[in-house]
RNA sequence: CGUUAGGCCUUAGGGCAAGGGCGUCCUUACGAACCGUGUCAGGCCUGGAAGGGAGCAGCACUAAGUUUGCGAUUCCUUGUGCCCUAAGUUUGAAUGAA
Numbered sequence: 001c002g003u004u005a006g007g008c009c010u011u012a013g014g015g016c017a018a019g020g021g022c023g024u025c026c027u028u029a030c031g032a033a034c035c036g037u038g039u040c041a042g043g044c045c046u047g048g049a050a051g052g053g054a055g056c057a058g059c060a061c062u063a064a065g066u067u068u069g070c071g072a073u074u075c076c077u078u079g080u081g082c083c084c085u086a087a088g089u090u091u092g093a094a095u096g097a098a
Base pairs, nucleotide, nucleotide: 001096002095003094004092005091006090007089008088010087011086012085013084014083015082016081017080018078019077020076021075023073024072025071026069029066030065036061037060038059039058044053045052046051
């Protein structure tokens, strides 16, 4: 010096997990004077009448939107954890060469 077996303040790559974030999906609630839907009291129009018509308020369902959640998830990110590999460094034994 090399082979081999270990250690390590360190560095790099790969993998798995964890934390955080935008968005999307699901979920909770709210949510339209009129320009959403349905039902349309009253009133209005129409008819000889029976009826019919349009339709405000109200009510219900929802849209845009806001919101709830140990929810799910692509992507992004991390001086978080673990594993593997390599580089560097270090230690011991045996052995090979000089």